[in-house]
RNA sequence: CUCUUAUCAAGAGAGGUGGAGGGAUGUGCCCUAUGAAGCCCGGCAACCGUCACUGCCAGUUAUGCGGUGAAAUGGUGCCAAUUCACACAAAGCGUUAGCUUUGAGAGAUGAGAG
Numbered sequence: 001c002u003c004u005u006a007u008c009a010a011g012a013g014a015g016g017u018g019g020a021g022g023g024a025u026g027u028g029c030c031c032u033a034u035g036a037a038g039c040c041c042g043g044c045a046a047c048c049g050u051c052a053c054u055g056c057c058a059g060u061u062a063u064g065c066g067g068u069g070a071a072a073u074g075g076u077g078c079c080a081a082u083u084c085a086c087a088c089a090a091a092g093c094g095u096u097a098g099c100u101u102u103g104a105g106a107g108a109u110g111a112g113a114g
Base pairs, nucleotide, nucleotide: 001114002113003112004111005110006109007108008107013041015040016039017038021031022030023029025087026086027085028084042079043078044077047075048074050070051069052068053067054066055065056064083106088103089102090101091100092099093098
């Protein structure tokens, strides 16, 4: 970097440092010197892994596929606004502007593969 798959309506500091930017992209709209990003500390969260109990399959065990719970001394991740809104398509409503719903696309994160 590409592919597969799951999730994205919840959650998270009135700390230190740092100094102007940030919210992926475009448009919009926001956040920011009552201080942005980054870094440190702090915190949130159970995706993988771990542990306990358990269902299915099975002659039995193991493997495999699930469920419930525990733990953040393991591996990630996250900590304004729904993934801030819309970006494409379909359906419904509307004279239009546009609105609503569903799906796709894009993006983010985890896990697996190349």
Molecule: SAM riboswitch aptamer (S box leader)
Organism: Bacillus methanolicus